[in-house]
Molecule: Bacterial RNase P class A
Organism: Pelagicoccus mobilis
RNA sequence: UUUCGGAGCCGCGCGUUCGCUCCGUUGUUCUUUUUGAGAAUCUCCGGGGAGGAAAGUCCGGACGCCAUAGAGCAGGAUUCCUCGCGAAAGCGGGGGAGGGUCGCUUCAAGGCGGCUCGACGGCCAGUGCCACAGAGAAUAUACCGCCUCGGUUUCGGCUGAGGUAAGGGUGAAAAGGUGGGGUAAGAGCCCACCGCGGUUCGAGUAAUCGGACUGGCAGGGUAAACCCAUUCCGGCGCAAGGUUAAAUAGGGGACCUGGGCUGCUCGUCCAUUAAGGGUCCCGGGUAAACCGCGCCACUUCGUAAGAAGGGGCUACCGCUUCGGCGGGAUGCAGAUAAAUGAACGCGGCUUUGGUUUCGGCCAAGGUACAGGAUCCGGCUUACAGGCUCCGAAACUAG
Numbered sequence: 001u002u003u004c005g006g007a008g009c010c011g012c013g014c015g016u017u018c019g020c021u022c023c024g025u026u027g028u029u030c031u032u033u034u035u036g037a038g039a040a041u042c043u044c045c046g047g048g049g050a051g052g053a054a055a056g057u058c059c060g061g062a063c064g065c066c067a068u069a070g071a072g073c074a075g076g077a078u079u080c081c082u083c084g085c086g087a088a089a090g091c092g093g094g095g096g097a098g099g100g101u102c103g104c105u106u107c108a109a110g111g112c113g114g115c116u117c118g119a120c121g122g123c124c125a126g127u128g129c130c131a132c133a134g135a136g137a138a139u140a141u142a143c144c145g146c147c148u149c150g151g152u153u154u155c156g157g158c159u160g161a162g163g164u165a166a167g168g169g170u171g172a173a174a175a176g177g178u179g180g181g182g183u184a185a186g187a188g189c190c191c192a193c194c195g196c197g198g199u200u201c202g203a204g205u206a207a208u209c210g211g212a213c214u215g216g217c218a219g220g221g222u223a224a225a226c227c228c229a230u231u232c233c234g235g236c237g238c239a240a241g242g243u244u245a246a247a248u249a250g251g252g253g254a255c256c257u258g259g260g261c262u263g264c265u266c267g268u269c270c271a272u273u274a275a276g277g278g279u280c281c282c283g284g285g286u287a288a289a290c291c292g293c294g295c296c297a298c299u300u301c302g303u304a305a306g307a308a309g310g311g312g313c314u315a316c317c318g319c320u321u322c323g324g325c326g327g328g329a330u331g332c333a334g335a336u337a338a339a340u341g342a343a344c345g346c347g348g349c350u351u352u353g354g355u356u357u358c359g360g361c362c363a364a365g366g367u368a369c370a371g372g373a374u375c376c377g378g379c380u381u382a383c384a385g386g387c388u389c390c391g392a393a394a395c396u397a398g
Base pairs, nucleotide, nucleotide: 001394002393003392004391005390006389007388008387009386010385012347013346014345015344016343017342018341020049021048022047023046024045027042028040029039030038031037032036051369055380056379058378059377060376061375062374063237064236065235066234070266071265072264073263075233076232077231079229080095081094082093083092084091085090096120098117099116100115101114102113103112104111105110121228122227126226127225128222129221130220143168144167145164146163147162148161149160150159151158152157176194177193178192179191180190181189195217196215197214198213199212200211201210202209203208241291242290243289244288251282252281253280254279255278256277257276258270259269260268261267295311296310298309299308300307301306312332313331316327317326318325319324348367349366350365351364352363353362354361355360
């Protein structure tokens, strides 16, 4: 310097004019209990006004209602080991099984090392499934072939009996692998190594890894198949919920004797023999306003909203004996069909082309993804361009 991988940050700026929305003020008008207070698509002036994902609505929680929210079943989630953060969800660090790739090594299988991925309980509890192809797919098997002994022959072959599973074929997968010996030909038939099982020792918190001895040695895969095991889980949700006002037809009909917590059972609470409680159907009225709703309002300025200071919360930064401590913002909108925009000018970044005295200059184009609606913590997805740091490999120079 280039390539690959990982982590973090920013993501257009300034000015002028006009416009939108919330809050406050001045004025005007209206209402009223005519003090006060309230209202207005009004007027004047001032101040505030989106995100890292606001998206998806996937997970968890705060908060709210269900009187209490107990047990079991159902249902749902969870899953290698260990440590840390966290309210949980989840996130992060380290390690392991297993995989990929590069290099070295082995007759070969295999082994060692670097980098990288690492989505992971159990198939010997049980029950299933493995289509098609193929001879045969888990209590499996002889299609082609190979070997031995015959029969026959137009000498090319055809055929009977026996042995065989090393070679070939089918397939995602063919019942341990490589090499050697042995054999009529072959086969763990025998041997060495790898693998697998058993016993045992060692290392490690553990997952797991390694050693020694021993046995020719097993039937494979699949659980995002049913299932088994571990651990955990009330329901519904801001269209939650609360207050006020208004209107209608204290309408009509059928059924039950209970209703709530909870889909079911137990349990438990409330009501009770019908003027109570509940289910369903037909018909009618209402759909308004406010709260929930968004830092405090202590000091100064200001009529006030606000501004400055102060306080609160948070992002972030530093330290840490990991318990926390210190610093600390430039961040803290509030709508209800839903506001923050438009034009002009100057710049920033960038793409392409031209040009250059190599400092740069000119022209044209582009400037991302995208916008709250109770709030917070995560996960996933989208993103023009720019900056910083870490690791690996290659090349170059010293």